[in-house]
RNA sequence: GAUAAUGGCAAACUUGUCGAAAGGUAAGGACGCAAAGCUAUGGGUCUAAGGGAGCAGAAGCUUCUAUGACUGCCAGGCUGCCGAA
Numbered sequence: 001g002a003u004a005a006u007g008g009c010a011a012a013c014u015u016g017u018c019g020a021a022a023g024g025u026a027a028g029g030a031c032g033c034a035a036a037g038c039u040a041u042g043g044g045u046c047u048a049a050g051g052g053a054g055c056a057g058a059a060g061c062u063u064c065u066a067u068g069a070c071u072g073c074c075a076g077g078c079u080g081c082c083g084a085a
Stems, first nucleotide, its partner, number of pairs: 001082001008033002013028006031072001037078003041075003044070003050065006
């Protein structure tokens, strides 16, 4: 980063499966992506099993909290294909 070329990845949704959930994963499927490759390092967002607090006083409800999750939320680090202006 181009009306280039070889290609690559795969949103939503559906089905199966794991998980308390967020979400992950396999198949189908393409909204899109020049790193939509890897990495949870910084920020941000999501969930609340467990734990805390309150109300109730059996149950249950409300609330707080990642050790959980998201890289296709924004950055950082590492790596990669091609070569026109």